Predicted 3D model of RNase P RNA and transfer RNA as a complex of 387 nucleotides. The prediction has a mean pLDDT of 78. It holds a member of the Rfam family "Bacterial RNase P class A". Rfam links the family to the GO terms dimeric ribonuclease P complex, ribonuclease P activity and tRNA processing. Rfam's curators write: Ribonuclease P (RNase P) is a ubiquitous endoribonuclease, found in archaea, bacteria and eukarya as well as chloroplasts and mitochondria.
RNA sequence: AAUGCGAGGCGAUCUGUCGCGCUCCUUCGGGGGUGAGGAAAGUCCGGACAGGAUAGGGCGCCCUGCUGCGGAAAGCGCAGAUGGGAGAAAUCUUAUACAUUCCGUAACAGAAAACAACCGCCGCAAGGCAAGGGUGAAAACGCGGGGUAAGAGCCCACGACCGGUGUCAGCGAUGCCAUCGGGGUACGGAAUCAGGGCCUGCAAGACCAAAUAUACCGGCAGAAGAGGGCGGCCCGCCCGAUGCCGGGGGGUAGGUUGCGAAGAUAAAUGACAGAUUUAAAAACAGAAACCGGCUUACGGCUUCGCUUCCCGU
RNA sequence: GGUGCGGUAGUUCAGCUGGUUAGAAUGCCGGCCUGUCACGCCGGAGGUCGAGGGUUCGAGUCCCUUCCGCACCG
Numbered sequence: 001a002a003u004g005c006g007a008g009g010c011g012a013u014c015u016g017u018c019g020c021g022c023u024c025c026u027u028c029g030g031g032g033g034u035g036a037g038g039a040a041a042g043u044c045c046g047g048a049c050a051g052g053a054u055a056g057g058g059c060g061c062c063c064u065g066c067u068g069c070g071g072a073a074a075g076c077g078c079a080g081a082u083g084g085g086a087g088a089a090a091u092c093u094u095a096u097a098c099a100u101u102c103c104g105u106a107a108c109a110g111a112a113a114a115c116a117a118c119c120g121c122c123g124c125a126a127g128g129c130a131a132g133g134g135u136g137a138a139a140a141c142g143c144g145g146g147g148u149a150a151g152a153g154c155c156c157a158c159g160a161c162c163g164g165u166g167u168c169a170g171c172g173a174u175g176c177c178a179u180c181g182g183g184g185u186a187c188g189g190a191a192u193c194a195g196g197g198c199c200u201g202c203a204a205g206a207c208c209a210a211a212u213a214u215a216c217c218g219g220c221a222g223a224a225g226a227g228g229g230c231g232g233c234c235c236g237c238c239c240g241a242u243g244c245c246g247g248g249g250g251g252u253a254g255g256u257u258g259c260g261a262a263g264a265u266a267a268a269u270g271a272c273a274g275a276u277u278u279a280a281a282a283a284c285a286g287a288a289a290c291c292g293g294c295u296u297a298c299g300g301c302u303u304c305g306c307u308u309c310c311c312g313u
Numbered sequence: 314g315g316u317g318c319g320g321u322a323g324u325u326c327a328g329c330u331g332g333u334u335a336g337a338a339u340g341c342c343g344g345c346c347u348g349u350c351a352c353g354c355c356g357g358a359g360g361u362c363g364a365g366g367g368u369u370c371g372a373g374u375c376c377c378u379u380c381c382g383c384a385c386c387g
Base pairs, nucleotide, nucleotide: 002308004306005305006304007303008302009301010300012276013275014274015273016272017271018270020035021034022033023032024031025030037284041295042294044293045292046291047290049201050200051199052198061197062196063195064194065193066080067079068078069077070076081096082095083094084093085092086091097192103189104187105186106185118133119132120129121128122127141159142158144156145155146154161182162181163180164179165178166177168175169174205257206256207255208254214249216247217246218245219244220243221242227239228238229237230236314386315385316384317383318382319381320380323339324338325337326336332370341357342356343355344354345353363379364378365377366376367375
């Protein structure tokens, strides 16, 4: 220097003119202050807040599942452990309670998918065996020796795997070593264990409160006709037991609040010019109740650490 | 703004606890039938299961991310 990997940072600043939302002042002319993001996004987790008749417990259901620390909590963050996978490496990614002990599943192929015994081997037979069968993602731990009628962890040595115990290291998951035990492959669905979770969401909810109708209460009028219909008035005809006034509660429209040092109820946060930094001002994108995370989108610049390779000293 | 449901042949839908070729109806194409068309009968084609990644021997189905569509709440 190139290459790749990991962890971050910035996401222009200032001035002027015009304009917009909110708010304060005002002599009503205007003036002052303030005004998007790292993701405001997706709504994937968690919380706070609020309501569900001031509703407690169990079962069920759902979520999570290695260790330590942080955190209000989280399918959260940081650091680490063990196994698998990708890469030449740096590094990335995935899984992890319990599972040699209970239950389930293993399509097709294959003798057989853990029951068993088709071919086969041994045996006169009864019967014994699981070495061989090459199919599969997976075939009864591998290899050598012994053993046997034939065989087999049936026995032994070495090794792999799983579990227990002990010493040492570590806070711990765990690791090294020693020792004891085990023999059924894969998945981990159901079950069990531990921890957590009630449901609904600011269009939650709270307060104020028209018009119209009206529970209830009071007053007045009313079969000696209230009131209504026949277009407004009078007469007449018809129907006829309620009508009027006041109080009053709940609920609707509407308003306020929830609501913030941006704060709307259809939503403002912009445009132009100049200067500066710069290689360049061009990326993704636009708050709608709030907070903590995660994920996704993002042009360019830049810091630190590391890998591989090349050159020089 | 919040909540829930869905995306599979051209269209409307099945597909249950992952299992081998993803089905049904209708539509389409070809043949038969008929003097001809329709109806009817026979046969056939047609699917990147919205997209990308992961788990697995194996994914429409399980998990994650993402894109669309619909419904409800004043």